[in-house]
RNA sequence: AGAGUUGGUCAGACAGUCGCCGCCGCGUUUCGCGGGGGAGGAAAGUCCGGACUCCACAGGGCAGGGUGAUGGCUAACGGCCAUCCGUGGCAACACGAGGAACAGGGCAACAGAGAACAGACCGCCGAUGGCCCGCUGGCGCAAGCCGGCGGGAUCAGGUAAGGGUGAAACGGUGCGGUAAGAGCGCACCGCGGGUCGCGGCGACGCGCCUGGCACGGUAACCUCCACCCGGAGCAAUUCCAAAUAGGCAGACACGCCAUCCUCGCGAUGGCAGGGCGGGGCCCCCGUCGCGUCUGCGGGUAGGAAGCUCGAGCAUGCCAGCAAUGGUACGCCUAGACGAAUGACUGUCACGUGCGGCAACGCAUGCACAGAAUCCGGCUUAUCGACCGGCUCCACGC
Numbered sequence: 001a002g003a004g005u006u007g008g009u010c011a012g013a014c015a016g017u018c019g020c021c022g023c024c025g026c027g028u029u030u031c032g033c034g035g036g037g038g039a040g041g042a043a044a045g046u047c048c049g050g051a052c053u054c055c056a057c058a059g060g061g062c063a064g065g066g067u068g069a070u071g072g073c074u075a076a077c078g079g080c081c082a083u084c085c086g087u088g089g090c091a092a093c094a095c096g097a098g099g100a101a102c103a104g105g106g107c108a109a110c111a112g113a114g115a116a117c118a119g120a121c122c123g124c125c126g127a128u129g130g131c132c133c134g135c136u137g138g139c140g141c142a143a144g145c146c147g148g149c150g151g152g153a154u155c156a157g158g159u160a161a162g163g164g165u166g167a168a169a170c171g172g173u174g175c176g177g178u179a180a181g182a183g184c185g186c187a188c189c190g191c192g193g194g195u196c197g198c199g200g201c202g203a204c205g206c207g208c209c210u211g212g213c214a215c216g217g218u219a220a221c222c223u224c225c226a227c228c229c230g231g232a233g234c235a236a237u238u239c240c241a242a243a244u245a246g247g248c249a250g251a252c253a254c255g256c257c258a259u260c261c262u263c264g265c266g267a268u269g270g271c272a273g274g275g276c277g278g279g280g281c282c283c284c285c286g287u288c289g290c291g292u293c294u295g296c297g298g299g300u301a302g303g304a305a306g307c308u309c310g311a312g313c314a315u316g317c318c319a320g321c322a323a324u325g326g327u328a329c330g331c332c333u334a335g336a337c338g339a340a341u342g343a344c345u346g347u348c349a350c351g352u353g354c355g356g357c358a359a360c361g362c363a364u365g366c367a368c369a370g371a372a373u374c375c376g377g378c379u380u381a382u383c384g385a386c387c388g389g390c391u392c393c394a395c396g397c
Stems, first nucleotide, its partner, number of pairs: 002392009012348007020038002023035005040368001044379002047377005052233004064229005069083005084098001085096004099224002104222002106218002121163002123159003128156003131152009171189006190213001191211004196207004237305004247296006255271006273290001274288005312331002315328005350365006
């Protein structure tokens, strides 16, 4: 220099003009003036965890949901840090829901001969037994009987080393062995077992002894084990409180006719309308004299609290590998609710295009996005710029 890996920072700068939303001060109460503040690294998705509020709740269990190596951090977490193991990479490093498959049940498409206490398709062998062929020995008059040697790959059969299928084929490599083969035997590797030794808080690592190997995969399938989880959410929740309608209380008022009386706003009966109750509705039945005004309480619109000072931010020091914790000093940094945070101009910076030998000029662009109770994370989106660690190339002195 190149290639790569990983962590972090920024998210145009300055000036001016006109607006918008809060706060403070003054004048004044309809408003005006002055000062100061006003989006993010993700404010997003609402995925996980907490604070806070209301409801529920003796304790325990069932159901349901979640998490899952080890140690630590934290208010908590499915987050973070460190370590272990596995996989990938020459490496830096990245990724992993990373407990249990002799508690039980289930599943494995296609291909393939065979997919779980498997399998003989091609290939290899055919030692052994049969069959066929050739040569041959003995006995017997003969038919024949009893054998021996060699060959055939023909039958029975042997074989999981090789080919082929598959995500996966019942350990791998080599030597011996065999008819051919095979943990059949041996060496090394792998694997299982051990109340074993050493190191580590631990997961685990290294070693020793032992077993020819028996016990395949899948639990982001059911399941088992261990641990965690009550529900709803700031439209939570609380306070103040119009108009209209309805509720309660008090005061005043109290339809028409007939009869009686103690002459009353009385009693009884009837008539017309209305409210309420019964029944799905009408009829009907029961019940209330049903009005006006004032007050009280619930509650709606509306207003206010919750609301932003907090597991806060910046800097330094201390403890720790780190996450993180402690401490000193300083700072206050949006708080809206049909919901502000904007627009324009100028100069400079940066990117792209065009012109130009160049200086430079012209045009254009400047991402993703945008608070709504707050906080810790994760995930996703993002033009570009800058800074640091480490690795390879790849060594030299």
Notes
The prediction has a mean pLDDT of 75. The RNA shown here (Bacterial RNase P class A) has 397 nucleotides and comes from Chitinasiproducens palmae. Its Rfam family is "Bacterial RNase P class A". The family's RNA type in Rfam is ribozyme. The RNAcentral record of the sequence draws on ENA and Rfam.